[in-house]
RNA sequence: AGUCGGCCAGGCAAUCGCCGGAUUCAGGAAUCCGGAGGAAAGUCCGGGCUCCGUCAGGCAGGGCGCCAGGUAACGCCUGGAGGGCGCGAACCCAUGGAAAGUGCCACAGAAAAUAUACCGCCAGCUCUUGCGUCGGUAAGGGUGAAAAGGUGCGGUAAGAGCGCACCGCGCGGGUGGCAACACUCCGCGGCACGGUAAACCCCGCCUGGAGCAAGACCAAAUAGGGGAGCAGGGAGGCCUUCGAGCCUCGACCGCGCGCCUGAGCGGGCUCCCGGGUAGGUUGCUUGAGGCAGUCGGUGACGGCUGUCCCAGAUGAAUGAUUGUCCACGACAGAACCCGGCUUACGGCCGGCU
RNA sequence: GCGAGAUAGCUCAGGCGGUCAGAGCGUCGGAUUCAUAACCCGGAGGUCGAGAGUUCGAGUCUCUCUCUCGC
Numbered sequence: 001a002g003u004c005g006g007c008c009a010g011g012c013a014a015u016c017g018c019c020g021g022a023u024u025c026a027g028g029a030a031u032c033c034g035g036a037g038g039a040a041a042g043u044c045c046g047g048g049c050u051c052c053g054u055c056a057g058g059c060a061g062g063g064c065g066c067c068a069g070g071u072a073a074c075g076c077c078u079g080g081a082g083g084g085c086g087c088g089a090a091c092c093c094a095u096g097g098a099a100a101g102u103g104c105c106a107c108a109g110a111a112a113a114u115a116u117a118c119c120g121c122c123a124g125c126u127c128u129u130g131c132g133u134c135g136g137u138a139a140g141g142g143u144g145a146a147a148a149g150g151u152g153c154g155g156u157a158a159g160a161g162c163g164c165a166c167c168g169c170g171c172g173g174g175u176g177g178c179a180a181c182a183c184u185c186c187g188c189g190g191c192a193c194g195g196u197a198a199a200c201c202c203c204g205c206c207u208g209g210a211g212c213a214a215g216a217c218c219a220a221a222u223a224g225g226g227g228a229g230c231a232g233g234g235a236g237g238c239c240u241u242c243g244a245g246c247c248u249c250g251a252c253c254g255c256g257c258g259c260c261u262g263a264g265c266g267g268g269c270u271c272c273c274g275g276g277u278a279g280g281u282u283g284c285u286u287g288a289g290g291c292a293g294u295c296g297g298u299g300a301c302g303g304c305u306g307u308c309c310c311a312g313a314u315g316a317a318u319g320a321u322u323g324u325c326c327a328c329g330a331c332a333g334a335a336c337c338c339g340g341c342u343u344a345c346g347g348c349c350g351g352c353u
Numbered sequence: 354g355c356g357a358g359a360u361a362g363c364u365c366a367g368g369c370g371g372u373c374a375g376a377g378c379g380u381c382g383g384a385u386u387c388a389u390a391a392c393c394c395g396g397a398g399g400u401c402g403a404g405a406g407u408u409c410g411a412g413u414c415u416c417u418c419u420c421u422c423g424c
Base pairs, nucleotide, nucleotide: 001353002352003351004350005349006348007347008346010325011324012323013322014321015320016319018035019034020033021032022031023030024029037331041342042341044340045339046338047337048336049211050210051209052208055262056261057260058259059258061207062206063205064204065203066080067079068078069077070076081095082093083092084091096202097201101200102199103196104195105194118141119140120137121136122135124133125132149167150166151165152164153163154162168191169189170188171187172186173185174183175182176181215282216281217280218279225273226272227271228270229269230268234249235248236247237246238245252267253266254265255264289308290307291306292305293304294303295302296301354424355423356422357421358420359419362378363377364376365375371409380396381395382394383393402418403417404416405415406414
């Protein structure tokens, strides 16, 4: 100088003031116990829970994407493989498929994909010595982010995997590993002739919707208000105040954001105007819970034993004063509850390079 | 708790990525007019909210952050 990990987040005492619970007493008080965070934040994910007159299967839509594990689950975490960056310790990864198909690659450049010949090299002809014409070439040069695998040797008119050796690439086999994958292993092949999927897409796995302002209960109040449209066509029965009044079937409409199928269920339906109530109780805190020890595991984590109860406000609770200690305190306040990610931020301790 | 937005001084387009940035109003200048307005012509003016990532290339695609608005 860098990098990784752990811990703290002011403490104690007194006096008043708040919220919840317990006990005593019943007029209201007294005593005791407890009372914001590592991020309570952002609302980016995953769930628990509640409701949707509702269940199942499928499509669409959405999410994830190396392998193996952890977890209630995840887009999270752990370990490994492959890759990148760094002197190093470490750190990072939207990491399946381009031979299923379709798109895109501007400008520059001759040419941007089964894609060419601008300069150049070589051969022939011509030569008005300036060049021209025709053919071969893709090794050299130029352009570009990227231009028909790389190096060397041979060969050729000049070249080119044209041939060979090695490397690279593809396919098959063997060995190690659960696997991703690796191998100074063996064989075949001149070789599929770029990139791009946070482009469309293909493949594999997952996935109803809404959300505690979800819901449940009680009390109260208003105007059991006004208007318009559609359906009830049919069959049977009942009553008879003879009114499509009541019941059943049928028809019609509807039932988790969208679509289809099956099953089950409900009912008159839709729209406009106007009015009342927005009060109380509950949901509401014992949990995939915390702490300590021990066992298993590389680890995330899991098992066992013991122990503890640790905020439940609702115009929103922990504030004020004094004294003292000290690491002299930054970012910052729960609102149904957990597991993560991301962001903000002061200080102390330790390991490694 | 839920849903949207940010582009010139203002109001707004754009957006299956092509190396760009538009329109109207406003503004500056010219022309016209006795003078002004209108009309006509020509200009200036932009870190596309910020940062990181994908890609050869991002205003557009993805993620994070900031601000604004609505239920």